RNAcentral holds the sequence, with entries from ENA.
A computed fold for a 75-nucleotide RNA from a Minisyncoccota bacterium, annotated as transfer RNA.
The prediction has a mean pLDDT of 81.
Lineage of the source: Bacteria > Bacillati > Minisyncoccota.
It matches the Rfam family "tRNA". By type it is a transfer RNA. Rfam links the family to the GO term triplet codon-amino acid adaptor activity.
[in-house]
RNA sequence: CGGGGUGUAGCCCAGCUGGCCUAAGGCGCAGCGUUUGGGACGCUGAGACCGCCGGUUCAAAUCCGGCCACCCCGA
Numbered sequence: 001c002g003g004g005g006u007g008u009a010g011c012c013c014a015g016c017u018g019g020c021c022u023a024a025g026g027c028g029c030a031g032c033g034u035u036u037g038g039g040a041c042g043c044u045g046a047g048a049c050c051g052c053c054g055g056u057u058c059a060a061a062u063c064c065g066g067c068c069a070c071c072c073c074g075a
Stems, first nucleotide, its partner, number of pairs: 001074007010027003019058001029045005051067005
């Protein structure tokens, strides 16, 4: 320098043929129940607007462009 991939809650990840209600689930976290207590278990709850900027569209995490970070391949 060229090509490809990834970037969604504290962590892991689904959703990426655009629109069922502004995003499901696991771990973790908080509260409650259970317990002598803890763990385990059960119930409830908080937490992401989708790497950043812009564009297309009535509408975008989902399409397009640029940039940034990381990983892989090549030179």